Predicted 3D model of a 180-nucleotide RNA (Lysine riboswitch aptamer) from Acetilactobacillus jinshanensis. Its mean pLDDT, the model's own confidence on a scale to 100, is 80. Lineage of the source: Bacteria > Bacillati > Bacillota > Lactobacillales > Acetilactobacillus.
RNA sequence: UUAAAUCGAAGAGGUUGCGACCGACAUAAUUAGAUCAAUCGAACAGCUGUUACUGUGUAGACGUUGAUCGAAAGGGGAGGUCGCCGAGGUACUGAUAAUAACAGUUAUUGGUGUACCGGGACGUAAUUCAAUAGAUUACGGACUGUCGUGAAUCAGUUUUCACGGAGAGCUUUGAAUCAU
Numbered sequence: 001u002u003a004a005a006u007c008g009a010a011g012a013g014g015u016u017g018c019g020a021c022c023g024a025c026a027u028a029a030u031u032a033g034a035u036c037a038a039u040c041g042a043a044c045a046g047c048u049g050u051u052a053c054u055g056u057g058u059a060g061a062c063g064u065u066g067a068u069c070g071a072a073a074g075g076g077g078a079g080g081u082c083g084c085c086g087a088g089g090u091a092c093u094g095a096u097a098a099u100a101a102c103a104g105u106u107a108u109u110g111g112u113g114u115a116c117c118g119g120g121a122c123g124u125a126a127u128u129c130a131a132u133a134g135a136u137u138a139c140g141g142a143c144u145g146u147c148g149u150g151a152a153u154c155a156g157u158u159u160u161c162a163c164g165g166a167g168a169g170c171u172u173u174g175a176a177u178c179a180u
Base pairs, nucleotide, nucleotide: 001179006175007174008173009172010171011170014085017084018083019082020081021080022079025076033069034068035067036066037065038064039063043056044055045054046053047104048103049102050101051100052099088117089116090115091112092111093110094109095108096107097106098105118144119143122140123139124138125137126136127135128134146165147164148163149162150161151160152159
C1' cells in the first nucleotide's frame, strides 16, 4: 500500500416500506341477552367430539311465535406518537389457559439465520371472520429497489433495453490479516 473471506459501524429501497401503542368513527346489530304472554313436552348447559363430573329442568327447562327493552368483545379505522430496514410475516415446534382425560380449536407466550418470502399494489382461488372490511397462503402479469451478465448510448460505469439471482443481500466505511 492493501485484496477475497471474517468481525464491526453508518446508510438506501417506499410517502401505500415494516411493526407496536393511542384513537374520533363506522360496523358488529331489527344481533346476543333480559322481561311479559302463548305454545311444545324431555331434555339442556359448561369452546367442539367421546366418556365422566357439576349445575338447571314435568313447580315445564331447551325450542318456537309475538310484544317491549337492548348491549359488548374481537376485527376495521382517518389521524397521531414511538421503534425500526428480516423491519416483519408464514410454517414447524414447546409451555400455559378454556371443569377432568384423549383428540382438536382458539388465545397468550417462548424456540428454530437447518424451511419459505427483496418490496408494495392489483386480479383469481382457498382459509379465517358477522363481513363484499381486514389478515394469511398459492398462482398470474406488470411496477419498483439492488447486484450480476450482455448490447447500445454517453463528457462521465451517465442513460436505455434484455436476461438472471436473492436480504445470510446491496452501498459506504473501519479493524486486523494474506500478499507485494